[in-house]
RNA sequence: GUUUGAAAAAGGCAAACCAUUCGAAAGAAUGGAACGCAAAGGCACCGGCCUAAAUCCUUGGGUUGCAGGAUACGGCAGCGGGUCUGCCGGA
Numbered sequence: 001g002u003u004u005g006a007a008a009a010a011g012g013c014a015a016a017c018c019a020u021u022c023g024a025a026a027g028a029a030u031g032g033a034a035c036g037c038a039a040a041g042g043c044a045c046c047g048g049c050c051u052a053a054a055u056c057c058u059u060g061g062g063u064u065g066c067a068g069g070a071u072a073c074g075g076c077a078g079c080g081g082g083u084c085u086g087c088c089g090g091a
Base pairs, nucleotide, nucleotide: 002091003090004089005088012037013036017032018031019030020029021028022027035078041084042083043082045081046080047079048076049075050074055070056069057068058067
């Protein structure tokens, strides 16, 4: 450097749920808690998924409101791919 995760050691991360805070929501942060994870470390680049405040459209004689539809400029890296980085052991 490449490849790999059988056994092992040092350790690491932390789902659901609960509390508080932020947010229109999806969701996020912190604390508790562990379902799992060898990249469950970083990045929304591609696909996918979630949400729809704002915007646009529709209905209504008009306005406001409500409702319905479309849309990410909001999210998910613990959905897959990609990319960057990394611990220990084996070959």
Molecule: c-di-GMP-I riboswitch aptamer
Organism: Deltaproteobacteria bacterium